Model confidence (mean pLDDT): 82 of 100. This is a predicted structure of a 105-nucleotide RNA (c-di-GMP-I riboswitch aptamer) from a Gammaproteobacteria bacterium. Its Rfam family is "c-di-GMP-I riboswitch aptamer". A reference for the family is Weinberg et al. (2007), "Identification of 22 candidate structured RNAs in bacteria using the CMfinder comparative genomics pipeline", Nucleic Acids Res. It was read from a public genome assembly, where an Rfam model found it.
[in-house]
């Protein structure tokens, strides 16, 4: 220097929930509080997972516009649900870069 990570020894970090806060949200950050982590230090490059918008696309549709008079048809607003891409999260979802206490062969 690189692997490795069982035991020790000094310790470190903080799920989930709750409070207050920002944020449209996911989620961020402060306190409490510990499920767990050998990097659960740190960073959105690659994959992913989530969010609201935006398009596109089935289906449904109380009312309400149009045409039409066989009581149907069309789009609009609205509900659901599938796609696409961009923008945000998420580092405790994988990779990946980087930076490190102890101890080992």
């Nucleotide at each position: 220097g690189a692997c490795u990570g069982u035991a020790a020894a000094g310790g470190g970090c903080a799920a989930a929930c709750c409070c207050g806060u920002c944020g449209c949200a996911a989620g961020g950050c402060g306190g409490g509080g510990a499920c767990g982590c050998a990097a659960a230090g740190c960073c959105a490059c690659c994959g992913g997972u989530c969010g609201g918008g935006g398009u596109c696309u089935g289906c449904g549709c109380c009312a309400g516009g149009g045409c039409a008079u066989g009581g149907g048809c069309c789009a609009u607003a609205c509900g659901c649900g599938g796609g696409c891409a961009a923008c945000g999260a998420c580092g405790g979802c994988g990779g990946g870069g980087u930076u490190a206490c102890c101890a080992g062969g």